[in-house]
């Protein structure tokens, strides 16, 4: 350093204000909220020990010598709801379990499974900046992204660690 295997921790936000009604965080006006990895003309921090480069300082007749912002290199962080990939949701095969109505649980490179334009800047942006706009499983209930549930669960994965191999 790369790779197997293993372990522990971690691992989702949100209706403020008011309006109709018997009831509405569900409908109106109106507010908020954004999982993970990946891309990113970017910022910002280390470092500059080995490497190049270096305005400019000190020393100095020269020469040598020392010190040096910054720039390239090198790590590190941070950067997209809607560009691309997962993840969870639902449904469907198989399997195990329990009972037979149908539930659970596991497994599947099985099926679904939401949203963007315009305008600036630039070689170059669906990510930067301005401006409008847009999405959000399922079950419950006055119709739900924001509330109770299924959830003290699953999860992409993120950190650190501990063994073996080279």
């Nucleotide at each position: 350093u790369a790779a197997g295997a293993c372990c522990u921790u971690c691992g989702g936000g949100g209706c403020a204000g008011g309006g109709u009604g018997c009831a509405a965080u569900u409908c109106c006006c109106g507010a908020c909220c954004g999982g993970c990895g990946g891309u990113g003309u970017u910022g910002c921090c280390u470092u500059g020990c080995a490497u190049g480069g270096g305005a400019c300082c000190u020393c100095c007749u020269u020469c040598c010598a020392g010190g040096g912002a910054c720039c390239a290199g090198a790590g590190g962080c941070a950067g997209a709801g809607c560009c691309c990939g997962c993840g969870a949701g639902u449904c469907c095969a198989c399997a195990a379990g329990u009972c037979u109505g149908g539930c659970u649980u596991g497994u599947g490179u099985g099926a679904u499974u939401g949203a963007u334009u315009c305008g600036g800047u630039g070689u170059a942006a669906a990510u930067c900046c301005g401006a409008a706009g847009c999405c959000g499983a399922c079950g419950g209930u006055a119709u739900a992204g924001u509330c109770c549930g299924g959830a003290u669960g699953g999860g992409a994965g993120a950190a650190g660690g501990u063994u073996u191999a080279u």
Molecule: FMN riboswitch aptamer (RFN element)
Organism: Ktedonospora formicarum